[in-house]
This record gives sequence, structure tokens and C1' cells, in this order.
RNA sequence: UCCCGAUAAAGGCAAACCUGACGAAAGACAGGGACGCAAAGCCACGGGUCUAACGCGCAAGCUAUGACGGCCGGGCUACCGAA
Repeated sequence: UCCCGAUAAAGGCAAACCUGACGAAAGACAGGGACGCAAAGCCACGGGUCUAACGCGCAAGCUAUGACGGCCGGGCUACCGAA
């Protein structure tokens, strides 16, 4: 330095749910709260998933330009140091 990851140390994040407020929705934000997490830090690049306002359609429905990084892969960066 790289891989790796302890019932280590120090610290970190925060699912469900509740409240508030944003949004058409998915969902995001703030506060509370902890199921979990060694990248649960950052990036929608590939796949996947969700939503469908606008648009198209007689209708059923289709559609991402909207989302999800706590679904998988990839890229960038990072604390600690037992085996």
C1' cells in the first nucleotide's frame, strides 16, 4: 500500500412507524424514533424496480423528462487495525 473485517476502540448513518411541511404520484425534506449498516459516504453510468402529471389513446392502457444508491453491478473517496 492492497485485500480483508473483531463481540476491539473512537465516532458515524438511520428502516418501519409518528408528526410537520413539499409533490399529480412515486418519493424527497425536517423533527422524533432505531430495524439494521464497514462505505447505509458521493455519482442514475449499466441492469432492475416504482410512479404516470404532461403527451398519446374511444377505452383498457402506453409513455420519464420524475424517482429509488437501504435491489445488483460499475466509478470516485474515506475512519480504525485484531486475525